[in-house]
Context: one part of a larger RNA
């Protein structure tokens, strides 16, 4: 490299923005680069192929025709592509009128429980487990009231239910503030998709600096349990969990399913809109858009299965795989304050 592939056998970057580069709607008119035609120059000889000749024949020579993808030049054609003008509105944006939301940020606000603590009643136990002990407690706990401080989460409502690109998002109220979703058919007029690099965003653990610290709890310590128990039960308990601000930059970051566009039987359910029908609400029931689910045909798949939210049928652009272990390692590099991370191999074995 050609091929064939990536849901679960290797394989979809965790996710976004987006330069260049790739691809790229309909029509009308122009150029003619790409692209076709012709004509015309070369495209050396030898060679190869064809025809014919010479060595007795052949190998070999010799003459002649062919062939020569291929390049320039001039003529010409205008369907495609391209590039120049015009247009148009079916993609894509805006506008206008309404919706749905745990979608991000700030600040404030609450209740309800854990804990300690202050005081009152009160007395001998609490606590833990399989069973115990360690432990708390007459220096008066535990129970119960009162108060009061601090800190985290935020029952029900809560769903196969919602937002959001992903990570992820759940009390309540204000403010600033991204998307999304009908309706409507006003405006621009292809402004698109996709994106190597580069830029951002990125659980949880983890690092630095100050701050905080109620529960819980890596480490630790002690009791138990066992032949031992460096576990698993119990008592305690530091970091860390919280909050600011800066790093890291990885996860079964999963749908293990890249983005975007288009076409291909139905069914039932939801959730948000719009619209009609039955006088009017509620309810219901039709239509239609957008999401979410469960099933099911063709089709596709190794099978499971996947099935308009395809793993179906094409069509663009990106990443990505090439036997198993050595290994996501070494060594080199850039990157982190460390941890490490990212890129990324070969001996050698089977």
């Nucleotide at each position: 490299u050609u091929g064939g592939g990536c849901g679960u056998a290797a394989a979809g970057c965790g996710c976004g923005c987006g330069c260049a580069g790739g691809c790229g709607g309909g029509c009308c008119u122009g150029u003619a680069a790409g692209u076709c035609a012709g004509a015309u120059g070369u495209g050396a000889a030898a060679u190869c192929u064809c025809g014919g000749g010479g060595c007795u024949c052949a190998a070999c020579c010799c003459c002649g025709a062919a062939c020569g993808u291929g390049c320039g030049u001039c003529u010409g054609a205008a369907a495609c592509u391209a590039c120049a003008g015009g247009u148009c509105u079916a993609g894509a944006a805006u506008a206008u009128u309404g919706g749905a939301g745990g979608g991000g940020g700030c600040a404030g606000a609450g209740g309800a429980a854990u804990u300690u603590c202050a005081c009152a009643u009160g007395u001998a136990g609490g606590g833990g487990u399989a069973a115990a002990a360690u432990c708390c407690g007459u220096a008066g706990a535990g129970a119960u009231g009162u108060g009061a401080a601090g800190g985290a989460a935020c029952a029900c409502c809560a769903g196969a239910g919602g937002c959001g690109a992903a990570g992820g998002c759940g009390u309540c109220u204000g403010c600033c503030u991204g998307g999304c979703c009908a309706a409507c058919c006003a405006u621009u007029g292809a402004c698109g998709c996709u994106g190597a690099g580069g830029c951002g965003c990125g659980a949880a653990a983890g690092c630095g600096u100050g701050g905080g610290g109620a529960g819980c709890a890596a480490a630790c310590a002690g009791g138990a349990u066992u032949a031992g128990a460096u576990a698993c039960c119990c008592u305690g308990g530091u970091a860390g969990u919280c909050c600011a601000c800066g790093c890291c930059g990885u996860a079964a970051a999963c749908g293990a399913u890249g983005a975007g566009a288009a076409c291909u039987a139905g069914u039932u359910a939801u959730u948000g809109g719009a619209g009609g029908u039955a006088u009017u609400g509620a309810c219901u029931c039709c239509u239609u858009c957008g999401g979410u689910a469960a099933c099911g045909c063709a089709g596709c798949u190794a099978a499971c299965g996947c099935a308009u939210u395809a793993a179906g049928u094409u069509c663009u652009c990106c990443g990505c795989c090439u036997g198993g272990g050595g290994a996501g390692u070494a060594c080199g590099g850039u990157c982190g304050c460390a941890a490490g991370a990212c890129u990324a191999a070969a001996a050698c074995u089977c």
A computed fold for a 350-nucleotide part of an RNA from an uncultured bacterium, annotated as small-subunit ribosomal RNA, central domain.